c-di-AMP riboswitch aptamer (ydaO/yuaA leader) from Paenibacillus sp. J2TS4, 137 nucleotides, folded computationally. The source organism's lineage runs through Bacteria, Bacillati, Bacilli, Paenibacillaceae and Paenibacillus.
RNA sequence: AUUAAAUAGAAGCCGAAUUUCUUUUAGAAAGCGGGGGAACCAUUUAACUGGGGUGAAUUUUGCUAAAGUCCAAUGCAAAUAGGGUGCCUGUCUACCCGAAUCCGUCAGCUAACCUCGUAGGCUUGCUGCCAGGAUAC
Numbered sequence: 001a002u003u004a005a006a007u008a009g010a011a012g013c014c015g016a017a018u019u020u021c022u023u024u025u026a027g028a029a030a031g032c033g034g035g036g037g038a039a040c041c042a043u044u045u046a047a048c049u050g051g052g053g054u055g056a057a058u059u060u061u062g063c064u065a066a067a068g069u070c071c072a073a074u075g076c077a078a079a080u081a082g083g084g085u086g087c088c089u090g091u092c093u094a095c096c097c098g099a100a101u102c103c104g105u106c107a108g109c110u111a112a113c114c115u116c117g118u119a120g121g122c123u124u125g126c127u128g129c130c131a132g133g134a135u136a137c
Base pairs, nucleotide, nucleotide: 001007010124011123012122013121014120018030019029020028021027022026031118032117033116034115035114036113041108050106051103052102053101054100059079060078061077062076063075082097083096084095085094087133088132089131090130092128
């Protein structure tokens, strides 16, 4: 803007997940992220109930099951390490999140080097004050 919805756009939020170019529904590059990987350092036996990664998403307590008692998987509830909220940082404050998933017996740190990702989900004057800073006029 149209409108019943949808759709397209604008401005934003969480997140690494954006931009540019091209022979354009894909590829390449830049940017931003992740993993593996020496010396030194660290760890220092073995075994199992393995171990490890991304992420803020760890940990604790209570209730809840079987024929009875006990146990506490699942589920529920309350908290919690930690994390988010419109220029940035900080104190305080208000409102929220505190998941999920991957590797496959294997990985400490780690220069060189190698390698991978660039999703998804939402909102429409947004919590606010204060201090400091930046930018624009």

Of the family's consensus pairs, 92% are formed in the model.